[in-house]
The prediction has a mean pLDDT of 84. A computed fold for a 578-nucleotide part of an RNA from a soil metagenome, annotated as large-subunit ribosomal RNA, domain I.

Context: one part of a larger RNA
This record gives sequence, C1' cells and structure tokens, in this order.
RNA sequence: AGUGUAGGGCGGAUGUCUUGGCGCCAACAGGCGAUGAAGGACGCGGUAGACUGCGAUAUGCCCGGGGGAGCCGUCAAACAGGCUGAGAUCCCGGGGUUUCCGAAUGGGGCAACCCGUUGCCGCGGAAGCGGCAUCGUCCGUGUCUGAAGUCCCCCGUCGAAAGGCGGGGGUUAUAGGGCCCGGAAGCCAACCCGGUGAAUUGAAACAUCUUAGUAGCCGGAGGAAGAGAAAGCAACCGCGACUCCCCCAGUAGCGGCGAGCGAACAGGGAAGAGCCCAAACCGUUCGGGCCUUGUGUCCGGGCGGGGUUGUGGGGCCAUCGACACGCGCUGCCGUAGGCCUACGAGAACGGGACUGGAAAGCCCGGCCACAGAAGGUGAUAGCCCUGUAGCGGAAAGGCCGAAAGCAGCGCAGAUGGAACCCCGAGUAGCGUCGGACACGUGGAACCCGGCGUGAAGCAGGGGGGACCACCCCCCAAGGCUAAGUACUCGUUGGCGACCGAUAGCGCAGAAGUAACGUGAGCGAUCGAUGAAAAGCAUCCCGAUAAGGGAGGUGAAAAGUACCUGAAACCCUACACUU
Repeated sequence: AGUGUAGGGCGGAUGUCUUGGCGCCAACAGGCGAUGAAGGACGCGGUAGACUGCGAUAUGCCCGGGGGAGCCGUCAAACAGGCUGAGAUCCCGGGGUUUCCGAAUGGGGCAACCCGUUGCCGCGGAAGCGGCAUCGUCCGUGUCUGAAGUCCCCCGUCGAAAGGCGGGGGUUAUAGGGCCCGGAAGCCAACCCGGUGAAUUGAAACAUCUUAGUAGCCGGAGGAAGAGAAAGCAACCGCGACUCCCCCAGUAGCGGCGAGCGAACAGGGAAGAGCCCAAACCGUUCGGGCCUUGUGUCCGGGCGGGGUUGUGGGGCCAUCGACACGCGCUGCCGUAGGCCUACGAGAACGGGACUGGAAAGCCCGGCCACAGAAGGUGAUAGCCCUGUAGCGGAAAGGCCGAAAGCAGCGCAGAUGGAACCCCGAGUAGCGUCGGACACGUGGAACCCGGCGUGAAGCAGGGGGGACCACCCCCCAAGGCUAAGUACUCGUUGGCGACCGAUAGCGCAGAAGUAACGUGAGCGAUCGAUGAAAAGCAUCCCGAUAAGGGAGGUGAAAAGUACCUGAAACCCUACACUU
C1' cells in the first nucleotide's frame, strides 16, 4: 500500500410525508385612472431587522352588520405596558384619513428632489416663514375679445400721367387671445381588428419559392372583437345574412410541377333576427339671385313628412279602405323574488385487567344516516373535534329581475293608371403597375390599391373563372345589427391512471430575494426532533460558552449539525498478501 471482516466518521441517496406547484371543469368577473391608477420611495410598533398591514388620524380612525371570550399580525419567544360582557381581538359592508414620486399635470429635474404664481389664513417689528386652495397640454360646446391685412373716402408728398409712399377716418373679416363647462391622456395576462413587416430555417447548395403575412414594432377597441341581411352561391335542380364546428379532402388545384402550399360547392350540426338612411315628391325655415314686387319664381343649406326594393321598387295620378278602448317590440323604473359579499343551528357510543407510550386497531354490545365527502385528534374514528347532507340568514354594498307603472316606436294598405320623376359618379369599366384570393402571370375571372382615362342610369347595371352567344342569378359605388366563436391577469367552488423537494412554477424557507452584469438583463442554493419541548435539573473530566461521562426526559435520544441515514471518501482494530 492492497484485499477481507468488524466498528466508527463524513455524506445526504432512498423510503415515507406535504404547507407548494401543474393541468382541467363550472360559475363569476372582464377592467383601473386627473375624485390622481398600475407601480414605487419614505415612513408608522415600547424594544434592531425582514415580511404583512397601514399613511403624519400611519400594524390603524368612525358607522352598520356578523360573532361571543379572549386579545395586542408573522418570523418569534421574552420583558414591559395595555384592551375586553358598556361585547374587545376577529370576519363582512359602508365611510374617513391617505406624506412624496409616478400619465404626473404650476416651472424645473439626475423619479420619490429643487424653485415659483395668485387668493385667503396664521406667526413675525420686519425680512420672511408656514398652512389651505390655485395655476400643464390637446380637443369640443358656449361666451367675451380681436389684429396686421382687404376695400372705400380724405389729406400730404413725389410724378406729365398711371400710380408709389406716408398719415387720418370708415368698412369688412379672419388669425390669435381670455373665461366657464365637458372630454382625453397613463396602466393592464391573453384573446380581437388594422398598419408595417424580417431572418434563421426548408428546398439536403441557392436566387423564384418556403419559413410567413409568422416574430417584432406601431395604432385602435371590446367583454368579446371582426363579419353580416346577396350587384351571393348553384347549375337548368335549387338555396336564401354572418359566424363557429364536423365533413367534403390532403380531394380540385397551385408549385424552380422542386421543397412544399392547398381550397370551394354540396351534406351534418351550434345559433338564429333582422333593420335604418340617401334620392324622387310634399311641407317648413334660413341665405342668395331675378324682376313682371307677388300668398312670385329659381338656386343652395337646415328641419319634418315620404321612402328603402329586384316575381324590380318607390314617387306621381285615380278609386276603395283604415286611423284604435287594442296588440306587439324596445327602453326606463327597479317592486315581489333570486344570487353574491360575514355567518347560524346541524343526527348518532359505550365497555374491556386485549396489545400499546398513546386506541381511532382487536374483541363484545349498541346507535345515526337526505349526513359512510374530507381533514384533525398520541396508530386505522359515520357516532371525539372541525365538518358533511338537508335547512336557515343581511342593517349595508353589488348583480339579475317577473308583475305593475311610465315613455318611445311600429302595427294600412289594396287595385288600377300613366311611362313623367327617383333608385348612392370621378363611381363601374378600361389601360398600366402592384397587392390579395389555395391560384407563383398563367387562358386568370372575382376582390383591393397607386397613376391615367372614364360610362350607362331600369328599354338600365353587375355576376356565373379569359372572351362571345343563349340561359340563369343578383342590384355595387351609404349605414347599423344580438346569439352561436376566441381568451384568462383575476374571484369562488370542484376534479386529476398530474409532481412530491435535483420533481412540481424560477420561487413549498428573506424569491424575482441573494449573488452577477455599466446596462438591457440574468438569477439560485436552502423542507421533515418529538404525540407533546417534556429542548437534558444536578454532578464529574476539561482553560472553555467546545466536546465528553454519569444522571434525568421520552415509546424511542429521535438532542435542535435533530425521521430514515445508501454509496463515494476517511479513520481504527484484526487477518492475510506484497
């Protein structure tokens, strides 16, 4: 030194456990903010700090409700001092206070700081200091004010004149400014709409293509958003807004026809809802033009009626009919009632000298059950505790909400006539260049945009994948629209062939903490004595609060370096080998 055996040390695997996570379901909520948010800084306790809570009224103040014996939050005991049946602590609702920063908004600024305006008040002899209030920007309604300039006239001056320059008066604005009131701003997890828009990558290289209209950035909104009531599909049969799901179908197609991309119709479901303008025409009002001044006419604007369609519709004219005690829809109101935000009562067991430290285990005999979910209690408890089932409950705040009441709107059109008027224009279409459609320019329709050009107007117009004919479908160039659908920062309840401390969230402990980084940012380790501290009185060794030995506690030292306590590694003893 090695090997083996044994005993220790170190170490923290394993087993068991769970305060914490993860995922899903249902319901709720889907916003907060100039009445100052989100998020912070600094403070507030009798005693240092961190967390929680709170704001100079500072671990809290007031009111109402619940509750009923203890309480002064946690780490975290102790000491000191208090509160409480005149009902504290605690829980719920409402109110008050709420420093400074932060959209931050009086100005500034290196956030939590510095310096002001105006008014009132306090102190002061004054200088000044302090308190309260006030003062940002943008947009809008209203109101007050209001230039330079334009135009006309007059005067002066220069000039031959036109006219220039200067002054005065008048006219007419607008810009701008002041004030009152209202609004906006900023934050927020995902979902949504729009604008802008990559690359890695794939194509076994790479450029079209792909990744992908993805990520990122910007704008905007809502509890959903968007879409939506056919200028649609279909195919000679028919359907009848939109959205979402299944299917159609990896089909038809697109594609350096590579990689790859990838529909629609039909069918089955969820849900279901349809409406309003513009115009013709009529009336009214305001402004303007024209004169033949009139109850004139024309043009334009506002308001009201009318009207909203594709078997074309409406206007206009005629005829007939109706005009409501009623019906329907919507809104307001928020009653009865229901729900949420504290809670209340809530059945039924004893014995054993069976074991054990302990009974809930075992044995014996009972009981309850609309309750045998679950958790706890010294091991495994329906009947010990908290609960559970089924009941009950709100002064205050919130949500839903019949009925009644009130308000608004709608409920009356039909037939015929005539072919006079209206039916969304820099629009449709076309050219060109792009985009988007599953569709990469292709035979490329349909849809959207830039530039150019530019209709018809109902005997009109668009579409049915170039284009033409026939046939069929439909009315663009205005607008609104619930539900079915998407999401979860968050609240409540529940569930799991989810994890169990190198797992599960990064975080079961001071966690977005410590540490790191100039910064953007990055980002941990660390759970378990015992049923109960009963956390070892006393004695001894020792320099010692180290450690150890007696002794005691405990079921057991499990002794706070604490459950179990593997291996690596270290030590000791003995045996053997070299």
Its Rfam family is "Bacterial large subunit ribosomal RNA". Rfam links the family to the GO terms structural constituent of ribosome and ribosome. The full RNA is in RNAcentral, with records from MGnify.